Transfer RNA from a Patescibacteria group bacterium, 71 nucleotides, folded computationally. Rfam family: tRNA. From the family's description: Transfer RNA (tRNA) molecules are approximately 80 nucleotides in length. Rfam classes the family as a transfer RNA.

RNA sequence: CGGGACGGAGUAUGCCGGUAGUACGCCUGCUUUGGGAGCAGGUAGAUAGGGUUCGAUUCCCUACGUCCCGA
Numbered sequence: 001c002g003g004g005a006c007g008g009a010g011u012a013u014g015c016c017g018g019u020a021g022u023a024c025g026c027c028u029g030c031u032u033u034g035g036g037a038g039c040a041g042g043u044a045g046a047u048a049g050g051g052u053u054c055g056a057u058u059c060c061c062u063a064c065g066u067c068c069c070g071a
Base pairs, nucleotide, nucleotide: 001070002069003068004067005066006065007064010024011023012022013021018054025043026042027041028040029039030038047063048062049061050060051059
């Protein structure tokens, strides 16, 4: 320098156009002498900008970041 893939709660991940879920984690309560386990509730998120569309996490373009391949 060229090409490709990916980008979502703290972490991992489902969701191929119509309310963004799940597990672990974290917080609170119950339970326990205490801790752990268990139960109930809660917390927190689509990399950024633009376009298409009645409607975009999803489709298109650009930028940025990470990874891979080539030179």